[in-house]
Molecule: transfer RNA
Organism: Cytidiella melzeri
RNA sequence: GGGCCGAUGGUGUAGUUGGUUAUCACUUCUGUCUAACACACAGGCGGUCCUCAGUUCGAACCUGGGUCGGCUCA
Numbered sequence: 001g002g003g004c005c006g007a008u009g010g011u012g013u014a015g016u017u018g019g020u021u022a023u024c025a026c027u028u029c030u031g032u033c034u035a036a037c038a039c040a041c042a043g044g045c046g047g048u049c050c051u052c053a054g055u056u057c058g059a060a061c062c063u064g065g066g067u068c069g070g071c072u073c074a
Stems, first nucleotide, its partner, number of pairs: 001073007010026003019057001028044005050066005
């Protein structure tokens, strides 16, 4: 340098070739329970879906540029 793949809450993930509120688990916070803690149960907070632009009535999803990471060829 060429090719391929990936980037989604603090962490790990789902998201069916575009549709109204982005899923689940862990963590964290509150409550119930307990003498207290743990467990369990109930509830809450937390995401500008890597970035910039384009297409579209509408983009996490499609197209192009960029950044970072992985694999591979030379």